[in-house]
Molecule: transfer RNA
Organism: Candidatus Tectimicrobiota bacterium
RNA sequence: GGCGGGGUAGCUCAAGGGUGAGAGCGGGGGCCUCAUAAACCUCAGGUUGUGGGUUCGAGUCCCACCCUCGCCA
Numbered sequence: 001g002g003c004g005g006g007g008u009a010g011c012u013c014a015a016g017g018g019u020g021a022g023a024g025c026g027g028g029g030g031c032c033u034c035a036u037a038a039a040c041c042u043c044a045g046g047u048u049g050u051g052g053g054u055u056c057g058a059g060u061c062c063c064a065c066c067c068u069c070g071c072c073a
Base pairs, nucleotide, nucleotide: 001072002071003070004069005068006067007066010025011024012023013022018056027043028042029041030040049065050064051063052062053061
């Protein structure tokens, strides 16, 4: 330098263009117990990497850039 994968909650990851973007773990509270843990209930937490474009509507499609992983040279 060329090509490809990935970037979404604190972490690991979902979300076939369409109500309010979710799950597990983690965190707060509750319940249970003599107590702790586990189990159960509940709550909070997101400018979906950045900037544009397409569309009635974009996490999803298109373009550029940034970060990261891999392949080729």